[in-house]
RNA sequence: CGAGUUGGCUGGGCAGCGGCUCGUGCUUGCACGAGAGGAAAGUCCGGACUUUAUAGGGCACGGCGCCCGGCGCAAGCCGGGGCGGGGCGACUCGACGGAAAGUGCCACAGAAACAAACCGCCUUUCGCAAGAGAGGUAAGGGUGAAAUGGUGAGGUAAGAGCUCACCGGCGUACCGGGUAACCGGGCGGCCGGGUAAACCCCGCCGAAAGCAAGGCCAAAUAGGGAGGGGUUGAUGUGGCCCGCGGACCCUCCGGGUUGGCCGCGUAGAUAAAUCGCUGCACAAACACAGAAUCCGGCUUAUAGGCCAACUCACAAA
RNA sequence: GCCCUCGUAGCUCAGAGGUAGAGCACCUCUUUGGUAAAGAGGAGGUCACGGGUUCGAUUCCCGUCGAGGGCUCCA
Numbered sequence: 001c002g003a004g005u006u007g008g009c010u011g012g013g014c015a016g017c018g019g020c021u022c023g024u025g026c027u028u029g030c031a032c033g034a035g036a037g038g039a040a041a042g043u044c045c046g047g048a049c050u051u052u053a054u055a056g057g058g059c060a061c062g063g064c065g066c067c068c069g070g071c072g073c074a075a076g077c078c079g080g081g082g083c084g085g086g087g088c089g090a091c092u093c094g095a096c097g098g099a100a101a102g103u104g105c106c107a108c109a110g111a112a113a114c115a116a117a118c119c120g121c122c123u124u125u126c127g128c129a130a131g132a133g134a135g136g137u138a139a140g141g142g143u144g145a146a147a148u149g150g151u152g153a154g155g156u157a158a159g160a161g162c163u164c165a166c167c168g169g170c171g172u173a174c175c176g177g178g179u180a181a182c183c184g185g186g187c188g189g190c191c192g193g194g195u196a197a198a199c200c201c202c203g204c205c206g207a208a209a210g211c212a213a214g215g216c217c218a219a220a221u222a223g224g225g226a227g228g229g230g231u232u233g234a235u236g237u238g239g240c241c242c243g244c245g246g247a248c249c250c251u252c253c254g255g256g257u258u259g260g261c262c263g264c265g266u267a268g269a270u271a272a273a274u275c276g277c278u279g280c281a282c283a284a285a286c287a288c289a290g291a292a293u294c295c296g297g298c299u300u301a302u303a304g305g306c307c308a309a310c311u312c313a314c315a316a317a
Numbered sequence: 318g319c320c321c322u323c324g325u326a327g328c329u330c331a332g333a334g335g336u337a338g339a340g341c342a343c344c345u346c347u348u349u350g351g352u353a354a355a356g357a358g359g360a361g362g363u364c365a366c367g368g369g370u371u372c373g374a375u376u377c378c379c380g381u382c383g384a385g386g387g388c389u390c391c392a
Base pairs, nucleotide, nucleotide: 002312003311004310005309006308007307008306009305010304013280014279015278016277017276018275020035021034022033023032024031025030026029037288041299042298044297045296046295047294048293049210050209051208052207056242057241058240059239061206062205063204064203065202066081067080068079069078070077071076082096083094084093085092086091097201098200102199103198104195105194106193118141119140120137121136122135123134124133125132126131149167150166151165152164153163154162168191169190170188171187172186174185175184176183177182214262215261216260217259224253225252226251227250228249229248236244237243255391256390318388319387320386321385322384323383324382327341328340329339330338335372343359344358345357346356347355365381366380367379368378369377
């Protein structure tokens, strides 16, 4: 000097003039004070709050999922570590519990997709022969994303982990290390696939709906009509069933109102404010984007600038 | 603001892991004096977009974008 990786910060400052919203004060049109974000966004998780329920039992449903420690009600976050994928590397990504509990699915092709003999090889029977039948064989061919570990030797009628050596995988009531996930070694020929972002199983957590929730006040009107369901049990009993309880319930039409306050916040409600111009320094003021019940996370978008640590390559000394 | 649903041919929709389809519309031919109807044939697809799971994704999962719908008071 070039190319990168990771973490953090900023994403505008100062001054003048003029405006907007809210609050306070009074001299009632002036002072003073406060006034968007790191994501206010998507509404993906969780909590607060509110309503529904306040005999009970059972079943569903949803979320999370390697290990240790910490924070947290939870979701999740932080630090360290393990395993797997990517990168020369700094580093990074992972919906990383279970397929030997069970069920389902694996199109087409292929003989066979979970237990398989189409061709081939071997033995044998019949036959003069071509060939046909019976049996063995997963080594070879072909199909496929995937075909029952790989290579070599022995062995065999031909073959085969059938046996052996090495390699790979799996298991392990063994040994060592580690708190653990897990790692290394030993032992066992154990070597029959994939899929759980298919049902499911295991562990932990969870009631549902949502501020247009919901509460109060005021005003006004016709508890009207039609259809459907209901004592063979409606509505209710937080989604369903049992059980309990016992007469109304649902939809549409019609009628009234088209208001206020609370919920509601040290920005703030009316959905509506939170800005503009000029000057200065400067390379420049230009990104994504605008609160609506609040809070914690996740995800997505983001021009430019700054800081720190680290990696790779090249050149020169 | 909160909640829910959907996005597949020009239009309306089906398909719910295994070669993307139907009706209408469009094009060509037959029929007719001509048109319509009818008959035969044909073309037309980023399954909204991006990523993931899987041998394989329109379908399953996550994210983004777009469209539509519902939810206020009283009796």